[in-house]
Context: one part of a larger RNA
RNA sequence: UUGAUUUUAGAGGGUCCGUAGGCGGACUUAUAAGUCAUCGGCGAGAGCAUGUCGGUAACCGAUAGUACGGCCAUUGAUACUGGAAGACUUGAGUAUAUCUUAGGGGGGUGGAAUAACUAGUGUAGCGGUGAAAUGCAUAGAUAUUACUUAGAACACCAAUUGCGAAGGCAGGCUACCGAGAUAUAUACUGACGCUGAUGGACGAAAGCGUGGGGAGCAAACAGGAUUAGAUACCCUGGUAGUCCACGCCCUAAACGAUGCUAACUCGUUUUUGGGCUUUAGGGUUCAUAGACCAAGCGAAAGUGAUAAGUUAGCCGCGUGGGGAGUACGCUCGCAAGAGUGAAACUC
Numbered sequence: 001u002u003g004a005u006u007u008u009a010g011a012g013g014g015u016c017c018g019u020a021g022g023c024g025g026a027c028u029u030a031u032a033a034g035u036c037a038u039c040g041g042c043g044a045g046a047g048c049a050u051g052u053c054g055g056u057a058a059c060c061g062a063u064a065g066u067a068c069g070g071c072c073a074u075u076g077a078u079a080c081u082g083g084a085a086g087a088c089u090u091g092a093g094u095a096u097a098u099c100u101u102a103g104g105g106g107g108g109u110g111g112a113a114u115a116a117c118u119a120g121u122g123u124a125g126c127g128g129u130g131a132a133a134u135g136c137a138u139a140g141a142u143a144u145u146a147c148u149u150a151g152a153a154c155a156c157c158a159a160u161u162g163c164g165a166a167g168g169c170a171g172g173c174u175a176c177c178g179a180g181a182u183a184u185a186u187a188c189u190g191a192c193g194c195u196g197a198u199g200g201a202c203g204a205a206a207g208c209g210u211g212g213g214g215a216g217c218a219a220a221c222a223g224g225a226u227u228a229g230a231u232a233c234c235c236u237g238g239u240a241g242u243c244c245a246c247g248c249c250c251u252a253a254a255c256g257a258u259g260c261u262a263a264c265u266c267g268u269u270u271u272u273g274g275g276c277u278u279u280a281g282g283g284u285u286c287a288u289a290g291a292c293c294a295a296g297c298g299a300a301a302g303u304g305a306u307a308a309g310u311u312a313g314c315c316g317c318g319u320g321g322g323g324a325g326u327a328c329g330c331u332c333g334c335a336a337g338a339g340u341g342a343a344a345c346u347c
Base pairs, nucleotide, nucleotide: 006316007301008300012315014202015201016200017199021195022194023193025088027086028085029084031082033081034080035077036076037075040072041071042070050064051063052062053061054060091192092189093188094187095186096183097182098181099180100179101178103177104176106174107173109171110154114150115149116148118146119145120144121143125136126135162169163168207248208247209246210245211244212243216242217241221237222236223235224234259314260313261312262311263310264309267292268291269290270289272287273286274285275284276283277282296303297302320347321346322345329340330339331338332337
């Protein structure tokens, strides 16, 4: 370098934006860099390979034409690629109209539940478990009624639902910032595109810093049980934390274990949001989310227009198990640690 892979065997980066780079729609003209052809020169000799010859001779020697897969120049060709000029609308985008949205950050607001304080009623238990005990309670608990206060989470609606790049997002109201879909009723720009090393932004939970907050839950911790033991599972308590603001951390089974984009390839059935429709509990069309299946693919499980089918472009990653995501070095971090990432040795 060529060949093979990446759902589950090793392997898709957590996600997006985007630089360099790579790749790029249909038409015309000229160009001729790549490309192809013509002709000339260079590509030392020896050696290698082939033929012939010499010597008895596989060694060796002589000789001939190749080869030296390349470079430079000449004259042409113009399909494709490139660069140049012009023109196009299908890709991409913009405007307009109609809609959708648990998409984001902010403000103020609602009821149920829980807990606590106070007061009333009321009396001996409550609570908890497999069974108990620790615990609470005659200083009046549990239960029940009323007022008040606090923090957190939002039953039903609710769905195989919807939205978002992913992480994720749900009480209701409000204005602000988005995003997407549809349009055979149109207009505009005219390839403006795809991917994307380095880089940037976002990134659950836990954790960290400063200041608040603290109802419930609850690592650690304490006690009670269980047990041979019980540093657990069960019970009674309970602090960080969970919540808010600002700043860090940057990892997850960050999963569809399936990178992004585009094209093409039987059917059946449902879903959400639009459009069209002369019969509507229907039909059709675009986008969305599911189920089943033909061919194909696959080691099989399965997948099957939301491909893991048939192709193209670009990026990431894998190359036996362990040692090891360790050591060392470097970068980042307040720290915890994160990123990058070996070898000896061993089977």
Annotation: Model confidence (mean pLDDT): 87 of 100. A computed fold for a 347-nucleotide part of an RNA from an uncultured bacterium, annotated as small-subunit ribosomal RNA, central domain. Its Rfam family is "Bacterial small subunit ribosomal RNA". The RNAcentral record of the full RNA draws on ENA and SILVA.